[in-house]
RNA sequence: UUCCGCUUCGUCUAAUGGUAGGACGUCUGCUUCUGACGCAGAUGAUGGGAGUUCGACUCUCUCAGCGGGAA
Numbered sequence: 001u002u003c004c005g006c007u008u009c010g011u012c013u014a015a016u017g018g019u020a021g022g023a024c025g026u027c028u029g030c031u032u033c034u035g036a037c038g039c040a041g042a043u044g045a046u047g048g049g050a051g052u053u054c055g056a057c058u059c060u061c062u063c064a065g066c067g068g069g070a071a
Base pairs, nucleotide, nucleotide: 001070002069003068004067005066006065007064010024011023012022013021018054025043026042027041028040029039030038047063048062049061050060051059
């Protein structure tokens, strides 16, 4: 320089263009003499910008970061 891939709750991981879900974690409550375990509930995310569309995590462009290939 060029080509390809990846980016989603704190972490990991789903989601035919049609309500962004699950597990772990965290918090609260119940349980206990206390704690752990267990049970119930809550919390919290689509890397930034633009476009297409009635509707975008999903398709297109661009930027950023990360990884890989070629020279």
A computed fold for a 71-nucleotide RNA from uncultured Ruminococcus sp., annotated as transfer RNA. It matches the Rfam family "tRNA". Gene Ontology term of the family: triplet codon-amino acid adaptor activity. The source organism's lineage runs through Bacteria, Bacillati, Bacillota, Oscillospiraceae and Ruminococcus. The sequence was found in a public genome assembly.